[in-house]
Context: one part of a larger RNA
RNA sequence: ACAUUGCUUAGGAACUCUGCAAUACAGCGGCCGUAACUUCGGGAUAAGGCCUGCCUCGCGCAAGCGAGGCCACAGCUAAAGACGCGAACCGACUGUUUACCAAAAACACAGCUCCCUGCUAAACCGCAAGGUGACGUAUAGGGAGUGGUGCCUGGCCAGUGUCAGAACGUUAAGAGGAGAGGUCAUGGGACUUCGGUCCCGGCAGCCUUGAAUCCAAGCGCUGAUGAACGCCGGCGAUAACUAUAAUCGUCCUAAGGUAGCGAAAUUCCUUGUCGGGUGAGUUCCGACCCGCACGAAUGGCAAAACGAGUUCGCGACUGUCUCAGCAAUGUACUCG
Numbered sequence: 001a002c003a004u005u006g007c008u009u010a011g012g013a014a015c016u017c018u019g020c021a022a023u024a025c026a027g028c029g030g031c032c033g034u035a036a037c038u039u040c041g042g043g044a045u046a047a048g049g050c051c052u053g054c055c056u057c058g059c060g061c062a063a064g065c066g067a068g069g070c071c072a073c074a075g076c077u078a079a080a081g082a083c084g085c086g087a088a089c090c091g092a093c094u095g096u097u098u099a100c101c102a103a104a105a106a107c108a109c110a111g112c113u114c115c116c117u118g119c120u121a122a123a124c125c126g127c128a129a130g131g132u133g134a135c136g137u138a139u140a141g142g143g144a145g146u147g148g149u150g151c152c153u154g155g156c157c158a159g160u161g162u163c164a165g166a167a168c169g170u171u172a173a174g175a176g177g178a179g180a181g182g183u184c185a186u187g188g189g190a191c192u193u194c195g196g197u198c199c200c201g202g203c204a205g206c207c208u209u210g211a212a213u214c215c216a217a218g219c220g221c222u223g224a225u226g227a228a229c230g231c232c233g234g235c236g237a238u239a240a241c242u243a244u245a246a247u248c249g250u251c252c253u254a255a256g257g258u259a260g261c262g263a264a265a266u267u268c269c270u271u272g273u274c275g276g277g278u279g280a281g282u283u284c285c286g287a288c289c290c291g292c293a294c295g296a297a298u299g300g301c302a303a304a305a306c307g308a309g310u311u312c313g314c315g316a317c318u319g320u321c322u323c324a325g326c327a328a329u330g331u332a333c334u335c336g
Base pairs, nucleotide, nucleotide: 001331002330003329004328005327006326007325008324010322011321014320019317029051030050031049032048037042039148053070054069055068056067057066058065059064071075083315084314085313086312087311088310089309090307091306095107096106111146112145113144114143115142116141117140123132124131125130149302150301151300152299154232155231156230159229160228161225162224163223164222165221168220169219170218174214175213179209180208181207182206183205187200188199189198190197191196233251234250235249236248237247260294261291272288273287274286275285276284
């Protein structure tokens, strides 16, 4: 000096990102007592206060109760055995998770909604046979989203998707085969060394090519659909102080954000402004609304209970600190 541990005057969170760590208080015994809030179950061991030994007697099945007495500073004399309270955010809850840096507000969840599926079901595995679904049958099975509960869930179908429709347009392979081209027997012409050569024309066949016409889904088209993907305006003016704008005009749009909430886990400007708390508060709580860029199952807003969640405050308590000291054990170090 380090590690582990113990003690400490006065103060008591001044430490620090944070009471991290540690101490203390309390102790699933008894009696009394117990708030807001609440989904009436809880909250709750809320909080808070008091009691507790041993001996003798009486009552009692017992637990225990009553009376008298004894000792100590102290009687659950101790092995074990919660710190508590007030607020806010998030998630309802018990659960699950990154084996080895993350346990959470993430996942799941009951509940809610939508879509598909009539049974040889849909969906899925497999080349297939076959299998799961299911020896089930729409109160069933599969998929997607949301996420208990309460109050609710607004407008837009123009785009994208899905579903429905079938008149018209477009449209593949295929069918079709008008024609076109190549080759070419017989044939015609020219030349000939009579062997043939060249030119013209061209049936059939074969080959190449090929128009009209017929023809599905799809797409175009018509409509529906948001708890489908999603989206939910701008400018100018206006009231008898001023300010503001219920109101008006205008442009654009598929429609211009409703209820509720709001400087928020969302607010850049920003330590917004006001109020509360403090001696002092970029955090916190309550409001305001100018929402850079909340908003309704990509759910909105509330909310008891719950949480090794996040944040703020209070009490108690302490070597966290003012500010350090002492001690023990083990190392380090020196000598042997």

A computed fold for a 336-nucleotide part of an RNA from a Patescibacteria group bacterium, annotated as large-subunit ribosomal RNA, domain IV. The sequence was found in a public genome assembly. The source organism's lineage runs through Bacteria and Bacteria candidate phyla. Its Rfam family is "Bacterial large subunit ribosomal RNA". Rfam links the family to the GO terms ribosome and structural constituent of ribosome.